A computed fold for a 506-nucleotide part of an RNA from uncultured Sporobacter sp., annotated as small-subunit ribosomal RNA, 5' domain.
It matches the Rfam family "Bacterial small subunit ribosomal RNA". Gene Ontology terms of the family: structural constituent of ribosome and ribosome.
The coordinates come from a structure-prediction model, not an experiment, and the mean pLDDT is 83.
[in-house]
Context: one part of a larger RNA
RNA sequence: GGACGAACGCUGGCGGCGUGCCUAACACAUGCAAGUCGAACGGGGUAAUAUCCUUCGGGAGAUUACUUAGUGGCGGACGGGUGAGUAACGCGUGAGGAACCUGCCUUUCAGUGGGGGACAACAGUUGGAAACGACUGCUAAUACCGCAUGACACUUCUAGGGGGCAUCCCCUGGGAGUCAAAGCUUUAAGUGCUGAAAGAUGGCCUCGCGUCUGAUUAGAUAGUAGGCGGGGUAACGGCCCACCUAGUCGACGAUCAGUAGCCGGUCUGAGAGGAUGAACGGCCACAUUGGGACUGAGAUACGGCCCAGACUCCUACGGGAGGCAGCAGUGGGGAAUAUUGGGCAAUGGGCGAAAGCCUGACCCAGCAACGCCGCGUGAAGGAAGAAGGCCUUCGGGUUGUAAACUUCUUUUAGCAGGGACGAAGGACGUGGCGGUACCUGCAGAAAAAGCAACGGCUAACUACGUGCCAGCAGCCGCGGUAAUACGUAGGUUGCAAGCGUCGUCC
Numbered sequence: 001g002g003a004c005g006a007a008c009g010c011u012g013g014c015g016g017c018g019u020g021c022c023u024a025a026c027a028c029a030u031g032c033a034a035g036u037c038g039a040a041c042g043g044g045g046u047a048a049u050a051u052c053c054u055u056c057g058g059g060a061g062a063u064u065a066c067u068u069a070g071u072g073g074c075g076g077a078c079g080g081g082u083g084a085g086u087a088a089c090g091c092g093u094g095a096g097g098a099a100c101c102u103g104c105c106u107u108u109c110a111g112u113g114g115g116g117g118a119c120a121a122c123a124g125u126u127g128g129a130a131a132c133g134a135c136u137g138c139u140a141a142u143a144c145c146g147c148a149u150g151a152c153a154c155u156u157c158u159a160g161g162g163g164g165c166a167u168c169c170c171c172u173g174g175g176a177g178u179c180a181a182a183g184c185u186u187u188a189a190g191u192g193c194u195g196a197a198a199g200a201u202g203g204c205c206u207c208g209c210g211u212c213u214g215a216u217u218a219g220a221u222a223g224u225a226g227g228c229g230g231g232g233u234a235a236c237g238g239c240c241c242a243c244c245u246a247g248u249c250g251a252c253g254a255u256c257a258g259u260a261g262c263c264g265g266u267c268u269g270a271g272a273g274g275a276u277g278a279a280c281g282g283c284c285a286c287a288u289u290g291g292g293a294c295u296g297a298g299a300u301a302c303g304g305c306c307c308a309g310a311c312u313c314c315u316a317c318g319g320g321a322g323g324c325a326g327c328a329g330u331g332g333g334g335a336a337u338a339u340u341g342g343g344c345a346a347u348g349g350g351c352g353a354a355a356g357c358c359u360g361a362c363c364c365a366g367c368a369a370c371g372c373c374g375c376g377u378g379a380a381g382g383a384a385g386a387a388g389g390c391c392u393u394c395g396g397g398u399u400g401u402a403a404a405c406u407u408c409u410u411u412u413a414g415c416a417g418g419g420a421c422g423a424a425g426g427a428c429g430u431g432g433c434g435g436u437a438c439c440u441g442c443a444g445a446a447a448a449a450g451c452a453a454c455g456g457c458u459a460a461c462u463a464c465g466u467g468c469c470a471g472c473a474g475c476c477g478c479g480g481u482a483a484u485a486c487g488u489a490g491g492u493u494g495c496a497a498g499c500g501u502c503g504u505c506c
Stems, first nucleotide, its partner, number of pairs: 001506004007501004013375006019368002021333001026331003030328003035074003040071002043068007051060003081286003090211008100203002105199008113147001115145002122137006153178011183191002185188001212258003219249003224246004229241003261283004265276004288309005311322004339365001341364003347361001348359004378408004388399004412447001414442005422433001450495005455476003461490005471478002
């Protein structure tokens, strides 16, 4: 000198764009943050319409529309948060998978036949304070289960050909065995469903290289290293197991200890490098602590389940409920960090045929000079160099064209009128921001300047007060009676809606 997610002191006019718990991965009141589909299904409710019955009160079944607790489907593995752990194939980069999976989407081929038995809802009985159950009975389906059909699929046997990278891979045949499906409606070149092949997307695994400090950590290691055989997995593998061998790693730093999420980037620097990893983007890990699996294409699952621990709450004491490192917000900690706001209009996501519903993602608004950028606080003229202040050698000097005064202007702020783009679906309709931006008009210089420094480094000096006191100070050093160094005043210098101090990095 530059930089900052900064803080503190004094001060503070406006706008745009950003940013805002770095500390306690501390505990959390309250609300919201993941639903959707009635064009899968049976019931219930409401309304309307016509029909039948009627004791004229009403009742029954039908159709249509709307709605919905339950069964079922898809989504709750995305999106959002945090950085605790992790020195690791975690990340970065480059390869490999002749060892793999992939819902929705795209393309292609083939199929969608015929049956069965349940369980919710519901009704009845019943337990419990509650949370939540239990028993009996009825019922539907795109829920569940057999059967049929079936290959280019899979398993196995077998014939031939080709290739490679050790295991092996590919192609063409033949035989045997195994396995599928679901319907719905607005009736359509509709939409679903099943099997297969390919693609795309996403994921999984392996390897080379790189990735902080300490030797006042020198030896570490028994599933340890390898083999054979099996189990398991989507798949390879001590991943797991039985047996066999005795290996494997290490001064090219193993092991241990400490610290730490990694990167694109960011800051600085001429560069090399050093430091750093807020915001935005990619990957990873975590979701009160520890463990576990279930479901599923995908999780060992933040707002799912089970067990254990700690904590909080309810309780009829028998037993139950909870998890903000989602958005707001509260307490606490701290030098320190915001609203319990508006909207789904846009972008994107989930579901749905669609209308649409949901979306604290997102878009906006609020708060904060926290940062960057822009603008303003007036302009021109104006010497009697006014008054006042300060200094003075008492002559004057300086503040100073500064003010007054004259002539203008009206940015911004204010008031009034008009008023958007962003909206894109075939038409109509649809705007949170927002009566905002912007445009026009009106009034009036009107409403808008501070902070630090002035001994040298370092731009800028005098007076008074104080008297090694009070104090200053980044270093050198000032202060003990004329202090340009302390305090105040005048003046000056620097920066300016900021200025200075402190902290950290280069």